[in-house]
A computed fold for a 72-nucleotide RNA from Cymbomonas tetramitiformis, annotated as transfer RNA. Rfam family: tRNA. Rfam links the family to the GO term triplet codon-amino acid adaptor activity. The family's RNA type in Rfam is transfer RNA. The prediction has a mean pLDDT of 81. Lineage of the source: Eukaryota > Pyramimonadophyceae > Pyramimonadales > Pyramimonadaceae > Cymbomonas.

RNA sequence: UGGGGUAUAGCCAAGUGGCAAGGCACUGGUUUUUGAUACCGGCAUUCAAAGGUUCGAAUCCUUUUACCCCAA
Numbered sequence: 001u002g003g004g005g006u007a008u009a010g011c012c013a014a015g016u017g018g019c020a021a022g023g024c025a026c027u028g029g030u031u032u033u034u035g036a037u038a039c040c041g042g043c044a045u046u047c048a049a050a051g052g053u054u055c056g057a058a059u060c061c062u063u064u065u066a067c068c069c070c071a072a
Base pairs, nucleotide, nucleotide: 001071002070003069004068005067006066007065010024011023012022018055026042027041028040029039030038048064049063050062051061052060
């Protein structure tokens, strides 16, 4: 320098245009003498950033940023 990939909560991770699942962690409650376990709740107005398309974008398009792989 060229090509490809990834970016979603503290961590992992699903989500093929219609208000973002799940697990761990954290936290409130019940249970327990206490803790653990178990059960019932809570936890993403910015989905890497900025624009564009659309009635509507995490999703499609463009550019940029960070990281990874390949080639030179």